This is a predicted structure of a 138-nucleotide RNA (c-di-AMP riboswitch aptamer (ydaO/yuaA leader)) from Sulfobacillus sp.
It was read from a public genome assembly, where an Rfam model found it.
Model confidence (mean pLDDT): 75 of 100.
NCBI's taxonomy places the organism under Bacteria, Bacillati, Clostridia, Eubacteriales, Sulfobacillus.
[in-house]
């Protein structure tokens, strides 16, 4: 110098996946972890009215559906989704994703009511162009 590993911090991205408070243990203290509660964000179930049809089972979360081909697990596309400007947005262009899991014969919408989740994975000069609005500093 380079590579690998571990811990901490900063700025960001996808996603609901964030914030605050309290408590115990320990010789003492701090940070973190764990447990609990709250705020906020997100999802499911659940009347009337309306709608609808149960083996060709049906349904949920999610952008992740569908078509064709063939050497049958791959390829080419596609509905749809994402890309760090403080926020929103028009017309374009570019680069990516287009999975996975769960319920278990059962669930349409749905007021009251009720039950759950707040994970994980990444980035280090990166996506540019247009308009509008807001805030801050000088």
């Nucleotide at each position: 110098a380079c590579a690998c590993u571990a811990g901490g911090g900063u700025u960001g991205c996808c996603a609901a996946a964030u914030u605050g408070c309290u408590u115990g243990u320990u010789u003492u203290u701090a940070u973190g972890g764990a447990a609990g509660c709250a705020a906020c964000c997100g999802g499911g179930g659940g009347a009337a009215c309306c709608a609808g049809a149960u083996u060709u089972g049906g349904g949920g979360u999610g952008a992740a559906u569908c078509u064709u081909g063939c050497u049958u697990g791959c390829a080419a596309g596609u509905a749809g989704g994402g890309c760090c400007u403080c926020u929103c947005u028009c017309c374009g262009a570019g680069c990516c994703c287009g999975a996975a899991c769960c319920c278990g014969u059962c669930a349409g919408c749905u007021a009251a009511c009720u039950c759950c989740g707040g994970a994980g994975g990444c980035a280090a000069u990166a996506u540019c162009c247009u308009g509008a609005g807001g805030g801050g500093a000088g």